[in-house]
Context: one part of a larger RNA
Molecule: small-subunit ribosomal RNA, 5' domain
Organism: uncultured prokaryote
RNA sequence: UUGAACGCUGGCGGCAGGCCUAACACAUGCAAGUCGAGCGCGAAAGGUUUUCGGACUGAGUAAAGCGGCGGACGGGUGAGUAAUACAUGGGAAUCUGCCUGGUAGUGGGGGACAACGUCUCGAAAGGGACGCUAAUACCGCAUACGCCCUAGGGGAAAGAAGGCCACUAUUUAUAAGCUUUCACUGUUAGAUGAGCCUGCGUGAGAUUAGCUAGUUGGUAGGGUAAAGGCCUACCAAGGCGACGAUCUCUAACUGGUCUGAGAGGAUGGUCAGUCACACUGGAACUGAGACACGGUCCAGACUCCUACGGGAGGCAGCAGUGGGGAAUAUUGGACAAUGGGCGGAAGCCUGAUCCAGCCAUGCCGCGUGUGUGAAGAAGGCUCUAGGGUUGUAAAGCACUUUAAGUUGGGAGGAAAGGUUGAAGUUUAAUAAACUUUAGCUGUGACGUUACCAACAGAAUAAGCACCGGCUAACUCCGUGCCAGCAGCCGCGGUAAUACGGAGGGUCCGAGCGUUAAUC
Numbered sequence: 001u002u003g004a005a006c007g008c009u010g011g012c013g014g015c016a017g018g019c020c021u022a023a024c025a026c027a028u029g030c031a032a033g034u035c036g037a038g039c040g041c042g043a044a045a046g047g048u049u050u051u052c053g054g055a056c057u058g059a060g061u062a063a064a065g066c067g068g069c070g071g072a073c074g075g076g077u078g079a080g081u082a083a084u085a086c087a088u089g090g091g092a093a094u095c096u097g098c099c100u101g102g103u104a105g106u107g108g109g110g111g112a113c114a115a116c117g118u119c120u121c122g123a124a125a126g127g128g129a130c131g132c133u134a135a136u137a138c139c140g141c142a143u144a145c146g147c148c149c150u151a152g153g154g155g156a157a158a159g160a161a162g163g164c165c166a167c168u169a170u171u172u173a174u175a176a177g178c179u180u181u182c183a184c185u186g187u188u189a190g191a192u193g194a195g196c197c198u199g200c201g202u203g204a205g206a207u208u209a210g211c212u213a214g215u216u217g218g219u220a221g222g223g224u225a226a227a228g229g230c231c232u233a234c235c236a237a238g239g240c241g242a243c244g245a246u247c248u249c250u251a252a253c254u255g256g257u258c259u260g261a262g263a264g265g266a267u268g269g270u271c272a273g274u275c276a277c278a279c280u281g282g283a284a285c286u287g288a289g290a291c292a293c294g295g296u297c298c299a300g301a302c303u304c305c306u307a308c309g310g311g312a313g314g315c316a317g318c319a320g321u322g323g324g325g326a327a328u329a330u331u332g333g334a335c336a337a338u339g340g341g342c343g344g345a346a347g348c349c350u351g352a353u354c355c356a357g358c359c360a361u362g363c364c365g366c367g368u369g370u371g372u373g374a375a376g377a378a379g380g381c382u383c384u385a386g387g388g389u390u391g392u393a394a395a396g397c398a399c400u401u402u403a404a405g406u407u408g409g410g411a412g413g414a415a416a417g418g419u420u421g422a423a424g425u426u427u428a429a430u431a432a433a434c435u436u437u438a439g440c441u442g443u444g445a446c447g448u449u450a451c452c453a454a455c456a457g458a459a460u461a462a463g464c465a466c467c468g469g470c471u472a473a474c475u476c477c478g479u480g481c482c483a484g485c486a487g488c489c490g491c492g493g494u495a496a497u498a499c500g501g502a503g504g505g506u507c508c509g510a511g512c513g514u515u516a517a518u519c
Stems, first nucleotide, its partner, number of pairs: 001517002004515005011366006017359002019324001024322003028319003033069003038066002041060001046057004076277003085202002088199004094194002099190007107141001109139002116131006147154003159182006168175003203249003210240003215237008252274004256267004279300005302313004330356001332355003338352001339350004369399004379390004403460001405455005413446001417441009463508001465506003468489003474503005484491002
């Protein structure tokens, strides 16, 4: 000094920390959704209307579907990895959704597939056939300076919501018109993130001395976002190594942490950066990004369901269970704050996070009273029997009330958001939208919050180890090389300051010792 454990003991608070072992197996719940301002489609209660069949509303609200964005972040773990990693420099042959700036567009068409309906297979999981349909889903055409390859070719797009009638059109109040906002397409610059190459450094073993055929280099081709034996064909025979190759063992790395005067040594838990992994092994798909923890496929082990035909699963997310272990917590609350995803927004989701619970696991603070009090009481221990000591200690007397307790008050963490008005920008517009601003309203899990005040009463609160030397602290009794102690030296065989008990003392103190481990 510790992510500690064990023994005895234990009042309060603040701040931290809490499976180091089995990357063992997991019951149950939750941990990634969101958008009706992309789209088809659309149930019930209630309401309106009615030709009593129904229609509209309810209503973008429940459920499921197509579509978009996000599930590559956040969270966990350290198995593997001694270099495809990390740390620190350098570099060129690259990509980058959302975001920011610039520039140019957003024209005109088409055919499907779900949901749904009918039929049907299956125990289930889940399918199959036929038919209908929409889109910011999908596919052509047009155009495209810039973009790609370059002889000439190739390549885009999508609309939605709100408002308006000045302009255009007509049906004269509407949209195919105008306008605002958001979205879409091409390209460019940036930002951010990511991939790649390279110098140097980052364990142990020589009782591991030779290793290597895509191996080393070249040419050509392929492949990738991109350089490259990355891959293939052909050619050459190289490449690495006592400055330790290869092999074996161990190990995530770093900022840091502990120790030390330093140099060093040890270490990498919490927090932060990077990497790797997600039951074991392999593979790709989608996508800006994955070869993807809570996605897909195949194989394997294991568990579960089954109508035996076949199916389902993956806590190294948060809790929790069994097991292992000396040993490590609640199947808690809230999205109020911060942050993230989606959305125009309101908002929804968020075991991230913020909080609470448990544990003296650690650090820090406070308390367990204060003053007075000699008849030096009683009792204990001891004694040379006078006394000494426990000891101002107690009792008694006089006070105080921190903390705990009870009662009452009570900040801050709240910024936002909503609504109303005003101004500005855009605009044909005093509409609408956006921005700014003012008034009003209004959101707290923690929480019986922090803090403040009042009340009562010494009331509710001390232990642990040691006393031979090292090492602060000594006597009596018991025991008699026995029982025992012990970190080292050692102690005990009849006067033991060393064993056991007692009285007394010493150290530290809500802790004290022991064990383990590092310097």